This is a predicted structure of a 90-nucleotide RNA (c-di-GMP-I-GGC riboswitch aptamer) from Aquibacillus halophilus. Lineage of the source: Bacteria > Bacillota > Bacilli > Bacillaceae > Aquibacillus. It was read from a public genome assembly, where an Rfam model found it.
RNA sequence: AAUGAUAAAGGCAAACCUAUUGAAAGAUAGGGACGCAAAGCCUCAGGUCUACUGUUCAAUAAUUGAACAAAGAUUGCUAGGUUACCAUAU
Numbered sequence: 001a002a003u004g005a006u007a008a009a010g011g012c013a014a015a016c017c018u019a020u021u022g023a024a025a026g027a028u029a030g031g032g033a034c035g036c037a038a039a040g041c042c043u044c045a046g047g048u049c050u051a052c053u054g055u056u057c058a059a060u061a062a063u064u065g066a067a068c069a070a071a072g073a074u075u076g077c078u079a080g081g082u083u084a085c086c087a088u089a090u
Base pairs, nucleotide, nucleotide: 002088003087004086011036012035016031017030018029019028020027021026034076040082041081042080045078046077047074048073049072050071053069054068055067056066057065058064059063
């Protein structure tokens, strides 16, 4: 460097519930385990989600919807970078 079971020591924690927070997506803490060999960390690449802000267009009784820009979220969406336990063949 590569590989990951019929090993060992462990680790993380989906959905859901409670509290807090946010305009929202969501996040944090506790409970809880669907799963994960990086489900450790990092949004500079792509995807997806939100619509507090701005612009444009359409319809409408109010107002609502769509697109774009900026902003935010997601690493348990993919890719990439980086760090790491144990064991195995070389």